Source information:
Bacterial RNase P class A from Candidatus Thiodiazotropha sp. (ex Troendleina suluensis), 369 nucleotides, folded computationally. A source record names the gene rnpB. Rfam family: Bacterial RNase P class A. By type it is a ribozyme.
RNA sequence: GGAGUCGGCUGGACAGUCGCUGCAUCGCUUAGCGGUGUGGAGGAAAGUCCGGGCUCCAUUGGGCAGGGUGCCAGGUAACGCCUGGGAGGCGAAAGCCUACGGAAAGUGCCGCAGAAAAUAUACCGCCAGUGGCCUUGGUUGCUGGUAAGGGUGAAAUGGUGCGGUAAGAGCGCACCGCAUCGCUGGUAACAGCGAUGGCAGGGUAAACCCCACCCGGAGCAAGACCAAAUAGAGGGACAUGUAUACCUUCGGGUAUAUGAAAGUGCGGCCCGCACUGUUCCUGGGUAGGUUGCGUGAGGUGUGCGGUGACGCACAUCCCAGAUGAAUGGCUGUCCUUGACAGAACCCGGCUUAUAGGCCGGCUCCCACC
Numbered sequence: 001g002g003a004g005u006c007g008g009c010u011g012g013a014c015a016g017u018c019g020c021u022g023c024a025u026c027g028c029u030u031a032g033c034g035g036u037g038u039g040g041a042g043g044a045a046a047g048u049c050c051g052g053g054c055u056c057c058a059u060u061g062g063g064c065a066g067g068g069u070g071c072c073a074g075g076u077a078a079c080g081c082c083u084g085g086g087a088g089g090c091g092a093a094a095g096c097c098u099a100c101g102g103a104a105a106g107u108g109c110c111g112c113a114g115a116a117a118a119u120a121u122a123c124c125g126c127c128a129g130u131g132g133c134c135u136u137g138g139u140u141g142c143u144g145g146u147a148a149g150g151g152u153g154a155a156a157u158g159g160u161g162c163g164g165u166a167a168g169a170g171c172g173c174a175c176c177g178c179a180u181c182g183c184u185g186g187u188a189a190c191a192g193c194g195a196u197g198g199c200a201g202g203g204u205a206a207a208c209c210c211c212a213c214c215c216g217g218a219g220c221a222a223g224a225c226c227a228a229a230u231a232g233a234g235g236g237a238c239a240u241g242u243a244u245a246c247c248u249u250c251g252g253g254u255a256u257a258u259g260a261a262a263g264u265g266c267g268g269c270c271c272g273c274a275c276u277g278u279u280c281c282u283g284g285g286u287a288g289g290u291u292g293c294g295u296g297a298g299g300u301g302u303g304c305g306g307u308g309a310c311g312c313a314c315a316u317c318c319c320a321g322a323u324g325a326a327u328g329g330c331u332g333u334c335c336u337u338g339a340c341a342g343a344a345c346c347c348g349g350c351u352u353a354u355a356g357g358c359c360g361g362c363u364c365c366c367a368c369c
Stems, first nucleotide, its partner, number of pairs: 001365010012334007020040009042340001046351002049349005054219004061271004066215005071085005086100001087098004101210002106208002108204003123150002125146009158176006177199001178197008223291004233282006241258007262276005298317008
């Protein structure tokens, strides 16, 4: 100097002028208007994909079905997230990726090609025996052996090499692979070493399935309060037992207690629990205001602990709350010539979009000293 890779910050600035809005305060002609002070969109506010806080069902559970995650150990309020490690893969390296439990529980699938893709097989071939034809050679039929060589395919029944054999084959041996067992290291996933065994044909679970762990629902348009208005209207189902008290027009009614039935609620079903005279259908009225609504699993700084995610301690700060929806318009200058893009209960993540600028770590190459 170049290339690569990982991470962080920023995301137009300044001045003038007019305008919007929250809070506090002051004044006035007080259903309003004006002055002063102070604050006013993001790193993703997007997606609505996960996890929660909070509110209600609602009082408390169990099971089935259903759903989610899937190497190990930590972090966290929690997670499908993050950190660190392991295994496999890509890369020359820094680094990056993984939908990473189980195929010896079972079922399914592996098209075409090929002899054959599972109850495995013999197309070409190789060898032995035997027969025919022809010209030393060659060609061909039958029987038996064979799966090393060739072919097909993504994949052909462990791989490579040596020996052996009529020709071959784990047939034997060495190494690798695989299985089982043991020892060592590690919290563990795993790694290393050793012994035994010729050894169950492979792949696929992002196919069904098995295993381990986890999981109530609905959602701020949740919910709470105030005010106002209407028709405390009409119809149906089940139940109305017993005891006591009161009233009675002696038909019965009301209240309390208790029992039974029925009903409702709890994402689907069952059990269970709770409530009680329950619930279903039709129709009508209101839909206005306040609150929820921002002090938080909060931000920042320093120190300590930890490889790290992060934790602890101290100090410091308050950092938008609208409700058809607030930060905009104009002018001038500068320059990196301005990207993606606007809160609506809040927070932790993930994913997606992003012009330009700045900073740092690591890896490799080239040149010079």